[in-house]
RNA sequence: GUUAGAUAACGGCACACCUGUCGAAAGGCAGGGCCGCAAAGCCACCGAUCGACGGGUCUUGACCGACGAGGUUUUUGCCUACGACAGCGGGGUUACCGGA
Numbered sequence: 001g002u003u004a005g006a007u008a009a010c011g012g013c014a015c016a017c018c019u020g021u022c023g024a025a026a027g028g029c030a031g032g033g034c035c036g037c038a039a040a041g042c043c044a045c046c047g048a049u050c051g052a053c054g055g056g057u058c059u060u061g062a063c064c065g066a067c068g069a070g071g072u073u074u075u076u077g078c079c080u081a082c083g084a085c086a087g088c089g090g091g092g093u094u095a096c097c098g099g100a
Base pairs, nucleotide, nucleotide: 002100003099005097012037013036017032018031019030020029021028022027035087041093042092043091045090046089047088049084050083051082054080055079056078057077061073062072063071064070
């Protein structure tokens, strides 16, 4: 320097859940907690998953309008800008230890 992670050693992180807080939400942050993790360090580039305040569209009812064109509002489903997620996978990047 490269490489993978048997046996160790020093350690590290912290699932769920609880409290507070930010957010429309997913979720984030702080404290407690400790399921697990050899990158469960960091990065949103690719896919998956989650949210959808906002926008579009289908549908239900009501109202306005000239019984029209269309508009407002409401209920349901779908799509999406945008957001989240690194402890879903891939990818990038940095790193302790001993072994080969």

c-di-GMP-I riboswitch aptamer from a Gammaproteobacteria bacterium, 100 nucleotides, folded computationally. Taxonomically the source falls in Gammaproteobacteria (Bacteria, Pseudomonadati, Pseudomonadota). The model forms 95% of the base pairs in the Rfam consensus.